């Protein structure tokens, strides 16, 4: 290369959450780690503050880096 498979953005419906967002169903824009871990940075939400900074708590691994595990594979 090829084969067999995997995941699932936007959007819609239901439920949960103050929110960011999460879960389930439908749906596919994409993805070779779009598996897992919030460790560093980024972004976002909430609290604190007159406000900002800062601090505290949270979300995102489909923003980047790092860590860790890992499928098939001809010549």
């Nucleotide at each position: 290369a090829a084969c067999u498979g995997g995941c699932a953005a936007a959007c819609c419906c239901g439920c949960c959450g103050u929110a960011a967002g999460g879960c389930g169903g439908g749906g596919a824009c994409g993805c070779a780690a779009a598996g897992c871990c919030a460790u560093g940075g980024g972004u976002c939400c909430g609290g604190u503050u007159c406000a900002c900074c800062g601090c505290c708590g949270g979300a995102u691994c489909g923003c980047c880096a790092g860590g860790u595990u890992g499928c098939c594979g001809a010549a």

Predicted 3D model of a 75-nucleotide RNA (c-di-GMP-I riboswitch aptamer) from a soil metagenome. Rfam family: c-di-GMP-I riboswitch aptamer. Its family is annotated with cyclic-di-GMP binding in the Gene Ontology. RNAcentral holds the sequence, with entries from MGnify.